This is a predicted structure of a 73-nucleotide RNA (transfer RNA) from a Termitinemataceae bacterium. The RNAcentral record of the sequence draws on ENA. RNAcentral records the identical sequence in 2 taxa. NCBI's taxonomy places the organism under Bacteria, Pseudomonadati, Spirochaetota, Spirochaetia, Termitinemataceae. Its Rfam family is "tRNA". Rfam describes the family as follows. Transfer RNA (tRNA) molecules are approximately 80 nucleotides in length. Rfam classes the family as a transfer RNA.

RNA sequence: GGGGCAUUAGCUCAGUUGGUAGAGCGAUAGGUUCGCAAUCUAUAGGCCGGGGGUUCGACUCCCCCAUGCUCCA
Numbered sequence: 001g002g003g004g005c006a007u008u009a010g011c012u013c014a015g016u017u018g019g020u021a022g023a024g025c026g027a028u029a030g031g032u033u034c035g036c037a038a039u040c041u042a043u044a045g046g047c048c049g050g051g052g053g054u055u056c057g058a059c060u061c062c063c064c065c066a067u068g069c070u071c072c073a
Base pairs, nucleotide, nucleotide: 001072002071003070004069005068006067007066010025011024012023013022019056027043028042029041030040031039049065050064051063052062053061
């Protein structure tokens, strides 16, 4: 210098042919217990790495940039 992959909640990740985002763990509050653990219920938490474009509509398609991993030279 060139190619590929990844970036979504605090963490690990899903999101199947574009239609206004979920799970597990964790956090908070409650129930059960004398208390803890365990378990059950509820709640909060992300405008999807950043910026443009296409479209009635974009996490999803296209371009550029950033970061990480990897391959080639």